This is a predicted structure of a 106-nucleotide RNA (SAM riboswitch aptamer (S box leader)) from a soil metagenome. Its Rfam family is "SAM riboswitch aptamer (S box leader)". Gene Ontology term of the family: regulation of gene expression. The coordinates come from a structure-prediction model, not an experiment, and the mean pLDDT is 86. RNAcentral holds the sequence, with entries from MGnify.
[in-house]
RNA sequence: UCUUAUCGAGAGUGGCUGAGGGAAGGGCCCGUUGAAGCCACAGCAACCGGUCGCACUUUUGCGAUGCUGGUGCUAACUCCCCCCGGUAUAGCCGGGAGAGAUAAGA
Numbered sequence: 001u002c003u004u005a006u007c008g009a010g011a012g013u014g015g016c017u018g019a020g021g022g023a024a025g026g027g028c029c030c031g032u033u034g035a036a037g038c039c040a041c042a043g044c045a046a047c048c049g050g051u052c053g054c055a056c057u058u059u060u061g062c063g064a065u066g067c068u069g070g071u072g073c074u075a076a077c078u079c080c081c082c083c084c085g086g087u088a089u090a091g092c093c094g095g096g097a098g099a100g101a102u103a104a105g106a
Base pairs, nucleotide, nucleotide: 001106002105003104004103005102006101007100012041013040014039015038016037020030021029022028025081026080027079042074043073044072047070048069049067050065051064052063053062054061055060078099082096083095084094085093086092087091
């Protein structure tokens, strides 16, 4: 970089440190009652792996299980934004796009 899947749920404390952070721009938020980062421990989830069950001729599919495994994650829908439709129209509902994030594969 490309492909596929998912993104309305879930889960935080302490130590070090000290001003930023929420991808980018705009908005709106979070932050000295401590941001980001690092460390420790804890937790969430179940993408991959493992184990078990069922189905299938096979490739494999479905389900269960948290497993001393590999990642990821632990403010706000992916915080919101664009397009279309609806509507009780500063809004809300439904559908879609773009960008992004994560996983697996190439």